[in-house]
Molecule: transfer RNA
Organism: Actinomycetes bacterium
RNA sequence: CGGGGUGUAGCUCAGCCUGGCUAGAGCGCUGCCUUUGGGAGGCAGAAGUCCCCAGUUCGAAUCUGGGCACCCCGA
Numbered sequence: 001c002g003g004g005g006u007g008u009a010g011c012u013c014a015g016c017c018u019g020g021c022u023a024g025a026g027c028g029c030u031g032c033c034u035u036u037g038g039g040a041g042g043c044a045g046a047a048g049u050c051c052c053c054a055g056u057u058c059g060a061a062u063c064u065g066g067g068c069a070c071c072c073c074g075a
Base pairs, nucleotide, nucleotide: 001074002073003072004071005070006069007068010027011026012025013024020058029045030044031043032042033041051067052066053065054064055063
């Protein structure tokens, strides 16, 4: 320098191709129940600028353009 991939909750990820209900799951966290206590189990809850900026659209995590970070391949 060229090509490809990834970026969504504290962590690991789905959803993206085909725009549309209020953005989800597991683990973790908080409270309560249970227990002598802990663990396990049950119930409830909190936690998100969907990497950033702009554009298209009635409507964008999703489409388009630019940028940033990380990983892989090539030179």